[in-house]
RNA sequence: AGUAGCGCAGCGGUAGCGCAGUUGACUGUUAAUCAAUUGGUCGCUGGUUCGAAUCCAGCCU
Numbered sequence: 001a002g003u004a005g006c007g008c009a010g011c012g013g014u015a016g017c018g019c020a021g022u023u024g025a026c027u028g029u030u031a032a033u034c035a036a037u038u039g040g041u042c043g044c045u046g047g048u049u050c051g052a053a054u055c056c057a058g059c060c061u
Stems, first nucleotide, its partner, number of pairs: 001061002005019004013050001021037005043059005
């Protein structure tokens, strides 16, 4: 250090952005562009708290 397929935000109160994916529009075709949209047991197990991705302990990589 570990959060969506990939790269990363989120430092106690509904989990987000970019890329990728899907659908549609446009196009001689592909690509590009535009619009919409899908996708998450927040590494695992406990604890604290009204409430944990977030704080604490242990474990795994």
Model confidence (mean pLDDT): 84 of 100. The RNA shown here (transfer RNA) has 61 nucleotides and comes from a marine eukaryotic metagenome. Its Rfam family is "tRNA". Rfam's curators write: Transfer RNA (tRNA) molecules are approximately 80 nucleotides in length. It is annotated as a transfer RNA.